[in-house]
Context: one part of a larger RNA
RNA sequence: CCGAUGUUAGGGAAAUCGGCAAAUUAGUGGCGUAAGUUUUCGAAAAGCCAUGUCUGCUUUUGGAAAAAGCAGAUAUCAUUAACUAGGGGGCAGCGACUGUUUAUCUAAAACACAACUCACCGCGAAGCCGAAAGGCUUACUACAGUGGGUGACGCCUGCUCACCGCCAGUACGUGAAAAUCCUUUUCAAGGGAAAUAAGCGCUGGCAAAGAGCGGGAGUAACUCUGACUCUCUUGAGGUAACAAAAUCCCUCGUCAUUUAAUAGGUGACUUGCAUGAAUGGCGUAACGACUGUCCCACUGUCCCAACAUCGGAUCCG
Numbered sequence: 001c002c003g004a005u006g007u008u009a010g011g012g013a014a015a016u017c018g019g020c021a022a023a024u025u026a027g028u029g030g031c032g033u034a035a036g037u038u039u040u041c042g043a044a045a046a047g048c049c050a051u052g053u054c055u056g057c058u059u060u061u062g063g064a065a066a067a068a069g070c071a072g073a074u075a076u077c078a079u080u081a082a083c084u085a086g087g088g089g090g091c092a093g094c095g096a097c098u099g100u101u102u103a104u105c106u107a108a109a110a111c112a113c114a115a116c117u118c119a120c121c122g123c124g125a126a127g128c129c130g131a132a133a134g135g136c137u138u139a140c141u142a143c144a145g146u147g148g149g150u151g152a153c154g155c156c157u158g159c160u161c162a163c164c165g166c167c168a169g170u171a172c173g174u175g176a177a178a179a180u181c182c183u184u185u186u187c188a189a190g191g192g193a194a195a196u197a198a199g200c201g202c203u204g205g206c207a208a209a210g211a212g213c214g215g216g217a218g219u220a221a222c223u224c225u226g227a228c229u230c231u232c233u234u235g236a237g238g239u240a241a242c243a244a245a246a247u248c249c250c251u252c253g254u255c256a257u258u259u260a261a262u263a264g265g266u267g268a269c270u271u272g273c274a275u276g277a278a279u280g281g282c283g284u285a286a287c288g289a290c291u292g293u294c295c296c297a298c299u300g301u302c303c304c305a306a307c308a309u310c311g312g313a314u315c316c317g
Base pairs, nucleotide, nucleotide: 001312002311003310004309005308006307007306008305010303011302014301019298027051028050029049030048031047036041038152052074053073054072055071056070057069058068059067075079087296088295089294090293091292092291093290094288095287099111100110115150116149117148118147119146120145127136128135129134153283154282155281156280158213159212160211163210165206166205167204168203169202172201173200174199180193181192182191183190214232215231216230217229218228241275242272253269254268255267256266257265258264
């Protein structure tokens, strides 16, 4: 010097991206327990007290043992004295939850999920495997099965069918080869005509299908703002809700709160560079080895180091 383990006066996160690590707490009995809430939880919430040993006795029992309890005595700094054995609380984000995952750098906000929804499918079905025979689904039968999306629950899920796609219809137009008819005197090759399938055109429908959801002026008895009006324009011009957000460039937005001090957190505001409704929107008790932030307790993380034990490296022999 390195690794492992332990103890440190006073301070107590000042260390650090961040309390990472360590420390605190811990068992049992009694008391007690908030907001919120899907009334189940939250909850071991939080918090307080007790806890050893000896003697005598009570209850319980048929009688003991054990257990629960009463009275007295007694040792210690301390009695779940070792081992064992939750630190706690507040406010937010995300995901409802238990679960699953990158064996060997990612356990998560990712996947799944119950639930909701769309499409297909009447069974010799739809979907899938196979060259076929055949097989799975299924020895099932629409309260079934397959495929896609959202993701408990609560309140909801706006407008647009112009584009892409799908579905349906279609008097009409377009529409290939074969077959048919005509034809270069005949045959062949060739040429032409009419008719026609799907498809396309055309007409409708469908957005919990892929997708999309404007701009410029003026205007109210101070000013500001603009319910209102005008205008260009679209297929329709973003509704409810939320919002400097896991989304905000300007930006450390502005205000409040938290601090001695905050580029952080929280609550508001809305001028949303570039939120927005099952690519779901907004809430939400419970849950989380998730993420951010604050407080209490606690501590060698730090101020600022020291010492001890074990093992190694190194040096000397």